Predicted 3D model of a 483-nucleotide part of an RNA (small-subunit ribosomal RNA, 3' major domain) from an uncultured prokaryote. The RNAcentral record of the full RNA draws on ENA. Its mean pLDDT, the model's own confidence on a scale to 100, is 83.

Context: one part of a larger RNA
RNA sequence: UGACGGGGGCCCGCACAAGCGGUGGAGCAUGUGGUUUAAUUCGACGCAACGCGAAGAACCUUACCUGGGCUCGAAGCGACGUGGAAAACCUCAGAGAUGAGGCCCUCCCGCAAGGGACCGCGCCGGAGGUGCUGCAUGGCUGUCGUCAGCUCGUGUCGUGAGAUGUUGGGUUAAGUCCCGCAACGAGCGCAACCCUCACCCUUAGUUGCUCGUCCCGGCUUGCCGGGGAAGCACCCUAGGGGAACUGCUCCGGAUAACGGAGAGGAAGGUGGGGAUGACGUCAAGUCCUCAUGGCCUUUAUGUCCAGGGCUACACACGUGCUACAAUGGUCGGUACAAUCCGUCGCCAACCCGCGAGGGGGAGCCAAUCGGAAAAAGCCGGUCUCAGUCCGGAUUGUAGUCUGCAACUCGACUACAUGAAGUUGGAAUCGCUAGUAAUCGCGUAUCAGAACGAUGCGGUGAAUACGUUCCCGGGCCUUGUACA
Numbered sequence: 001u002g003a004c005g006g007g008g009g010c011c012c013g014c015a016c017a018a019g020c021g022g023u024g025g026a027g028c029a030u031g032u033g034g035u036u037u038a039a040u041u042c043g044a045c046g047c048a049a050c051g052c053g054a055a056g057a058a059c060c061u062u063a064c065c066u067g068g069g070c071u072c073g074a075a076g077c078g079a080c081g082u083g084g085a086a087a088a089c090c091u092c093a094g095a096g097a098u099g100a101g102g103c104c105c106u107c108c109c110g111c112a113a114g115g116g117a118c119c120g121c122g123c124c125g126g127a128g129g130u131g132c133u134g135c136a137u138g139g140c141u142g143u144c145g146u147c148a149g150c151u152c153g154u155g156u157c158g159u160g161a162g163a164u165g166u167u168g169g170g171u172u173a174a175g176u177c178c179c180g181c182a183a184c185g186a187g188c189g190c191a192a193c194c195c196u197c198a199c200c201c202u203u204a205g206u207u208g209c210u211c212g213u214c215c216c217g218g219c220u221u222g223c224c225g226g227g228g229a230a231g232c233a234c235c236c237u238a239g240g241g242g243a244a245c246u247g248c249u250c251c252g253g254a255u256a257a258c259g260g261a262g263a264g265g266a267a268g269g270u271g272g273g274g275a276u277g278a279c280g281u282c283a284a285g286u287c288c289u290c291a292u293g294g295c296c297u298u299u300a301u302g303u304c305c306a307g308g309g310c311u312a313c314a315c316a317c318g319u320g321c322u323a324c325a326a327u328g329g330u331c332g333g334u335a336c337a338a339u340c341c342g343u344c345g346c347c348a349a350c351c352c353g354c355g356a357g358g359g360g361g362a363g364c365c366a367a368u369c370g371g372a373a374a375a376a377g378c379c380g381g382u383c384u385c386a387g388u389c390c391g392g393a394u395u396g397u398a399g400u401c402u403g404c405a406a407c408u409c410g411a412c413u414a415c416a417u418g419a420a421g422u423u424g425g426a427a428u429c430g431c432u433a434g435u436a437a438u439c440g441c442g443u444a445u446c447a448g449a450a451c452g453a454u455g456c457g458g459u460g461a462a463u464a465c466g467u468u469c470c471c472g473g474g475c476c477u478u479g480u481a482c483a
Base pairs, nucleotide, nucleotide: 001483002482003480004479005478007477008476009475010474011473012472013471015467016466019431020430021429022428023427026322027321028320029319030318031317032316033315034313035312042053043052064308065307066306067305068304069303070302077125078124080122081121082120083119084118089102090101091100092099093098107116108115109114128297129296131295132294133293137291138290139286140285141284142282144280149188150187151186152185153184154183155164156163157162168179169178170177194274195273196272197271199242200241201240202239203238204237205236208232209231210230214227215226216225217224218223219222245268248262249261250260251259252258324424328383329382330381331380332379333378334377340371341370342369345364346363350359351358352357390421395416396415397414398413399412400411401410437459438458439457440456441455442454443453
């Protein structure tokens, strides 16, 4: 000087408390451990591994296993020799890779010798490796932590390591600001500048909108539905600007910084959300994104192919979904979104099917057409507390779709079947407002395959006295058997 203390003081955070809803019990989904296996490829392991890499394993992917092949090799570069344009197509054998044969006799420049592109064979320099080392590395990332810290120059003090500044009194979300001070300044962080939401003005008006006007229809006779012209008033879209700054008033305070209350305002004290992550820590993670040193391998640890495996299953754990019902199930009717996506696509009307779906073909490269039904909600009927008209696992049969192919191993539909489960021990998690809870919708990946991920909107709470305690963190101080 740090680090540490079941030392002290001050302060903060869904850290506790106050509340609401979960997990832990059940079934299923998914990841992991373990076990099994020819293989169940590999990595990740407290927080910060475990719905993680994987925004999607039937083949492919695929790295694993078994078997069948190749050895200048599946791809790329260069040199030499040699043969031929290459490719496509067909037949046979084979699980295929591949092998044998057929067909085709054909590109460009040419002085007709040869040269060029492309392909095969041989040989060489060399390729290849998801092989090892993340404790040799770059790059990228997690984490403490969006915590308020981390430093430097000059000066001063100290023999020196170092200190000061950065401490102190206040204040703040903040090393934020004010005052003081042997310090005076400065940098990286904080904040602001960026995006978005909330209000207003302006510009613009199609594919958006419809105040007023015209026409048609209906009836309850002044409001409902439809259409046209017309217009941009409104809504909306997307360019530009304004607006919020403790600016104003009162009180407190050191007359300061600032705090409390109020006015006006769409918004009030960082307005809500996002992006943004200091010096560093963990030899944290990644050599399987990529790059790369070293080591290893070179008829194999490379490469091609078929099939299998990554999907196993006495069990254990994590993360989720569905429930255990009446604030509910079910049947009928009826209303209101936003994000977003679409030509190898979205797919309307209409017809067929109980349904998944099939047929059909209009429109749309989309503010025009389509996906698209929002669901919870509201209105009415029924069930009447039961393992039930709760719950839907499991199993059987029959099907649909994607795809070369659903046996291992897809999703969905119909009929039948109808398991556990009656609110969950110890323990433990999330959340402070348009939040939790609850409800549905979209997208990426993607032929198909979400209960995951990531966005979007609908409905919409309770509670916070407070900082004694648990956890994490910041500043000052103190002790030290630690560095």